[in-house]
Molecule: transfer RNA
Organism: Deltaproteobacteria bacterium CG11_big_fil_rev_8_21_14_0_20_49_13
RNA sequence: GGGCGAUUAGCUCAGCGGAAGAGCGCUGUCCUUACACGGCAGAUGUCGCAGGUUCGAACCCUGCAUCGCCCA
Numbered sequence: 001g002g003g004c005g006a007u008u009a010g011c012u013c014a015g016c017g018g019a020a021g022a023g024c025g026c027u028g029u030c031c032u033u034a035c036a037c038g039g040c041a042g043a044u045g046u047c048g049c050a051g052g053u054u055c056g057a058a059c060c061c062u063g064c065a066u067c068g069c070c071c072a
Base pairs, nucleotide, nucleotide: 001071002070003069004068005067006066007065010024011023012022013021018055026042027041028040029039030038048064049063050062051061052060
């Protein structure tokens, strides 16, 4: 230098172009003498960044960034 893949909540990951979800974790509360377990309620996010397409983009297109693998 070239090719491929990944980037979404604190972590691990889902997510048909109609606009954000799960599990674990966190907070409050109930339960307990207390802790743990369990029940109920709640808080999370510029969907890596910037443009473009579209009535509408996490999703499609382009560039860039970071990480991984391969080739040279």